[in-house]
Molecule: transfer RNA
Organism: Acidobacteriota bacterium
C1' cells in the first nucleotide's frame, strides 16, 4: 500500500429482485423424571462495525473511516 472476502443477540450464522431481521446453540420458567441429563412447550435478547448520502422505505445500493482474514508488492 494494492486486490478480493468478511465485521448482523452472550456464541454461531442466514438475509444479496431495497418493503417492518430466520435458525441453531445458550440462558429463564414450566411439562416429564425417584435425581440429574435427554425430551417436550413457552419466554428472553439485535436494527446491522463507525459517520454520512440516495430513497416514501437501506442490513441489502453509493461515499468515507475503522477492524479481521487471504493474496500480491
Nucleotide at each position: 500500500u494494492g486486490u478480493g472476502g468478511g465485521g448482523u443477540a452472550g456464541c454461531c450464522a442466514a438475509g444479496u429482485u431495497g418493503g417492518c431481521a430466520a435458525g441453531g446453540c445458550a440462558c429463564u420458567c414450566g411439562c416429564c423424571u425417584g435425581u440429574u441429563a435427554a425430551g417436550c412447550g413457552a419466554g428472553c435478547c439485535a436494527g446491522c462495525g463507525c459517520g454520512g448520502g440516495u430513497u416514501c422505505g437501506a442490513g441489502u445500493c453509493c461515499c468515507g473511516c475503522c477492524c479481521c482474514c487471504a493474496c500480491a508488492g